[in-house]
Molecule: c-di-AMP riboswitch aptamer (ydaO/yuaA leader)
Organism: soil metagenome
């Protein structure tokens, strides 16, 4: 010096792996309008059908990120896990940026806690972590 990533900086108090306050990123709630209205059963009420409301039960949903989905096989046995191979997708390929090729990875993991569409105004939080001694090409 470089690479993943949103995860960087300036000013100030201090003088400690500390506060504090902007700037830049970035993520969540959060109106009109548009969207949208799980399954079952009963009650009203309509009355050709359907749509509507209440009530009970049963299933929930949802957020950050690329990390979604499915073939096989095997251990367990109503569900659950482990191998493996593909996948949508996504990095990286070295002076920069776009396309294109070649080539090498990744394709996880955590969180909310019955609640959250979109959303102006507004609230509101993050500001890590983790890697690499290699450096192809064409416009």
């Nucleotide at each position: 010096c470089g690479c993943c990533g949103g995860g960087u900086u300036a000013c100030u108090c201090a003088a400690c792996c500390g506060g504090g306050c902007g700037a830049a990123c970035g993520g969540g709630g959060g109106a009109c309008c548009c969207a949208g209205u799980g399954c079952g059963g009963a009650u009203c009420g309509a009355a050709g059908u359907g749509a509507g409301a209440u009530c009970c039960g049963c299933g929930g949903g949802g957020g950050c990120g690329a990390a979604u989905c499915g073939a096989c096989c095997g251990g367990a046995u109503c569900u659950c896990u482990g191998g493996c191979c593909g996948u949508a997708g996504c990095g990286c390929u070295g002076c920069u940026u776009u396309c294109u090729c070649u080539g090498c990875g990744c394709g996880a993991g955590c969180c909310c806690g019955u609640c959250a569409g979109c959303u102006c105004a507004c609230c509101u939080c993050g500001u890590a972590g983790g890697c690499a001694u290699c450096a192809g090409a064409g416009a």